Context: one part of a larger RNA
RNA sequence: UGACGGGGACCCGCACAAGCAGCGGAGCAUGUGGUUUAAUUCGAAGCAACGCGAAGAACCUUACCAAGGCUUGACAUCGUAUGCAAACCGUAGAGAUAUGGUCCUCCUUCGGGACAUAUAGACAGGUGGUGCAUGGUUGUCGUCAGCUCGUGUCGUGAGAUGUUCGGUUAAGUCCGGCAACGAGCGCAACCCUUAUCAUAUGUUGCCAGUAUUAAGUUAGGAACUCAUAUGAGACUGCCGUGGUUAACACGGAGGAAGGCGGGGAUGACGUCAAAUCAUCAUGCCCCUUACGCCUUGGGCUACACACGUGCUACAAUGGCCGUUACAAAGAGCAGCAAGUACGCAAGUAUAAGCGAAUCUCAAAAAGACGGUCUCAGUUCGGAUUGAGGGCUGCAACCCGCCCUCAUGAAGUCGGAGUUGCUAGUAAUCAUGAAUCAGAAUGUCAUGGUGAAUGCGUUCCCGGGUC
Numbered sequence: 001u002g003a004c005g006g007g008g009a010c011c012c013g014c015a016c017a018a019g020c021a022g023c024g025g026a027g028c029a030u031g032u033g034g035u036u037u038a039a040u041u042c043g044a045a046g047c048a049a050c051g052c053g054a055a056g057a058a059c060c061u062u063a064c065c066a067a068g069g070c071u072u073g074a075c076a077u078c079g080u081a082u083g084c085a086a087a088c089c090g091u092a093g094a095g096a097u098a099u100g101g102u103c104c105u106c107c108u109u110c111g112g113g114a115c116a117u118a119u120a121g122a123c124a125g126g127u128g129g130u131g132c133a134u135g136g137u138u139g140u141c142g143u144c145a146g147c148u149c150g151u152g153u154c155g156u157g158a159g160a161u162g163u164u165c166g167g168u169u170a171a172g173u174c175c176g177g178c179a180a181c182g183a184g185c186g187c188a189a190c191c192c193u194u195a196u197c198a199u200a201u202g203u204u205g206c207c208a209g210u211a212u213u214a215a216g217u218u219a220g221g222a223a224c225u226c227a228u229a230u231g232a233g234a235c236u237g238c239c240g241u242g243g244u245u246a247a248c249a250c251g252g253a254g255g256a257a258g259g260c261g262g263g264g265a266u267g268a269c270g271u272c273a274a275a276u277c278a279u280c281a282u283g284c285c286c287c288u289u290a291c292g293c294c295u296u297g298g299g300c301u302a303c304a305c306a307c308g309u310g311c312u313a314c315a316a317u318g319g320c321c322g323u324u325a326c327a328a329a330g331a332g333c334a335g336c337a338a339g340u341a342c343g344c345a346a347g348u349a350u351a352a353g354c355g356a357a358u359c360u361c362a363a364a365a366a367g368a369c370g371g372u373c374u375c376a377g378u379u380c381g382g383a384u385u386g387a388g389g390g391c392u393g394c395a396a397c398c399c400g401c402c403c404u405c406a407u408g409a410a411g412u413c414g415g416a417g418u419u420g421c422u423a424g425u426a427a428u429c430a431u432g433a434a435u436c437a438g439a440a441u442g443u444c445a446u447g448g449u450g451a452a453u454g455c456g457u458u459c460c461c462g463g464g465u466c
Stems, first nucleotide, its partner, number of pairs: 008466006015457002019421005026312008034303002042053002064298007073123001077122002079119005087102006105114003125287002128285003134281002136276003139272001141270001146185006152161003165176003191264004196232007206221002210219002235258001238252005314414001318373007330361003335354002339350004380411001385406007427449007
């Protein structure tokens, strides 16, 4: 000077408290450990690993295993020679590949070039090792309010001062004081979005009035909604009270919005030899007829068990059936697909429209209205299993998803303990997208309905200042 204390003082945070909904018990999904295995590829490890890398393992992916093959190589540059090769069709084979046949290259400034084969070596190649050799990127403390510098002053010096103190703030935010005076990185603001209004523009969007129609369908309109731009608006600006005549705090007016209006992006100096050599790059080490490369099949999907994260439930604030409303945000041409016909359905056949404010996905669901069930392992719950089908795709046995019929397990609200959340939030309901041939209970985004509680800071946890 720091760090630490079951030392003191002050302050903050869903940290506790007050509440609501969960997890921990059940079944399943998913990740991990362990075990097993020829292989179950590798990494991630308290918070900050465990629905994590993986925005999607049937083949491919794929790095693992078995077997069959190749050795200048699947890929790059360079020499020499040749003009073939690719493609298609046979044969052998699990295929890679081998072999036979058909075919007999293109451009050119005629130097050559492209492409391919053969051959020689220089080399290629390595998801092999080391994240404790590294760059880059990322997590975390933490969106916490801190971290420093120049000059001056003090101290023999390490250092101190400034940055402490009195107030105040979300904030080292601001005010006052002070041997300090200034400055930088952070804070805030500038950026995006949302809440209000004005102006401009009205098509594919909109429809008040006038006609018209089954229908904003058409004529028309430019008001409204909405869309896209450009502006305005909020600043403690105004009033009152308190306060040091301050910063500021509290109350009020006006206002769509009030004291940072809500949300996002934005992450200081640093900490953890934190994570990543498997995104990529890279030093050194290692492999070089193999630790490289190709192929078929298998594995990553195993299963006594243990843990994390989820989904679905245990029901009547409910289940089932019928009728009937109201969104937002997205995606679409190797695509989204209306309509019609067929099928109980998944879906199939055909096919209009749309590169989309025009057409399509598209039905929003919870809700409302009516009916039924009457507290039961049930008309709750749907695991598991049998049978029949559908879709994608060379191919669903290992190992996909969906539909129908049948089957109808555990489960009657969960021990110790533990998690999230302070408002359009929790809870609950549905919708879309990325990845993607197919394959979400995951992830990311969107809207609908819409609470309870907050006395307070003694205590637990984390953080800041003295």